The RNA shown here (Bacterial RNase P class A) has 350 nucleotides and comes from a soil metagenome.
The coordinates come from a structure-prediction model, not an experiment, and the mean pLDDT is 77.
It matches the Rfam family "Bacterial RNase P class A". Rfam links the family to the GO terms dimeric ribonuclease P complex, tRNA processing and ribonuclease P activity.

């Protein structure tokens, strides 16, 4: 100097204030407890509560290398490929371009298909030259681009080309190892790009609202109007079709009510110790109970310390003065990502 992971982020004291829970009691008195690593964002997965009938099918939505984990996941461990970095490490929207359709502007001769310049061969004209015309051959060279019949190198050729021979990459076959993605080896013809964060195709998954969900209680109003259909009805799923439930029912429009109580924290919890496992984690025994408000509590004053910063002082330093002290609040509750963060500790590693 970096790279990866983990914690702290204020302490004590004295008065006084607020909220909920226990006891005792009569209005009060003891006691315990009280915002976070992100509570944020509302991106995902789930418990809960209600609403939905079940099977095929079709739409619509999502996730996409392997294998584990997990209650679930687009999370998380642990492996493979491809890239980046000297190196700890970090990044991947990572299945398929040979199902099928499609795009690739401009430049450039040409972008699924080639000869613009150039090279070489054969006639012509010329003087046996330079130059210029016609006919073949070519894709190594140069020029345009992201991308031009794989890549560099030597042989060969009239010049050239996988046209051959080594190495390399692809593509295709055998054989080993691996649970798997892959990986190694041997052999072959010589080999037309790139996009799927285009449609699309392949495989896995997925009911709908959401604590303003819902459940009881009290009052109060218009036991109010219209339309619909008729037990084989009407409703019951985003459409289609079986099947099955269903007895009165669904739809419009208007009034009243906005009050109180529960839901409201015992959790897929959280700690120490162990045993399994590379690791996510998973299991035994023990222990703990740690907020619950509804216009929204969890604070205030003083003092002192802690810590960073300036200033002076000193070899260094102490004492001094001054300033500053992070992002930022729970409102069903969890597992996960994603962002903010003043300063400070620590542990492995290049």
């Nucleotide at each position: 100097a970096g790279u990866a992971g983990a914690c702290c982020g204020g302490g004590u004291g004295a008065c006084u204030g607020c909220u909920c829970c226990u006891u005792c009691a009569c209005u009060g008195a003891a006691g315990g407890a009280g915002a976070g690593g992100a509570a944020a964002g509302u991106c995902c997965g789930a418990g809960c509560u209600c609403c939905a009938c079940c099977g095929g099918g079709c739409a619509g939505g999502g996730u996409g290398c392997u294998g584990g984990g997990u209650a679930a996941c687009g999370c998380c461990c642990a492996g493979g490929a491809g890239g980046g970095g000297u190196g700890a490490c970090c990044c991947u929207a990572c299945g398929g371009a040979a199902a099928g359709c499609g795009c690739a502007a401009c430049a450039g001769a040409a972008a699924c298909a080639u000869a613009c310049c150039g090279u070489c061969c054969c006639g012509g004209u010329g003087a046996u030259g330079a130059a210029u015309c016609g006919g073949g051959a070519u894709a190594a060279g140069g020029g345009u681009g992201a991308a031009a019949u794989g890549g560099c190198g030597a042989g060969g050729u009239a010049a050239g080309a996988g046209c051959u021979c080594a190495c390399c990459a692809g593509c295709g076959g055998c054989c080993g190892g691996g649970u798997g993605a892959c990986c190694g080896g041997c052999c072959g013809g010589c080999u037309g790009u790139g996009c799927a964060a285009a449609c699309c195709c392949c495989a896995c998954c997925c009911g709908g609202a959401g604590c303003a969900a819902g459940a009881c209680c009290a009052a109060a109003u218009a036991g109010g109007g219209g339309g619909a259909u008729g037990a084989u009805a009407a409703g019951g799923c985003g459409c289609c079709c079986g099947g099955c439930c269903g007895u009165a029912u669904c739809c419009c429009c208007g009034g009243g009510u906005u009050g109180g109580c529960c839901g409201c924290a015992u959790g897929a919890c959280c700690c120490u110790u162990u045993c399994g496992g590379u690791a996510a984690c998973g299991g035994a025994c023990g222990g703990g109970c740690u907020a619950g408000a509804u216009a929204g509590a969890u604070g205030g004053u003083c003092a002192c310390c802690g810590u960073c910063c300036c200033g002076g002082g000193u070899c260094a330093a102490a004492u001094c003065g001054g300033g500053a002290u992070a992002c930022a609040g729970a409102a069903c509750u969890c597992g996960g990502c994603u962002u903010a963060c003043a300063g400070g500790u620590c542990u492995a590693c290049u």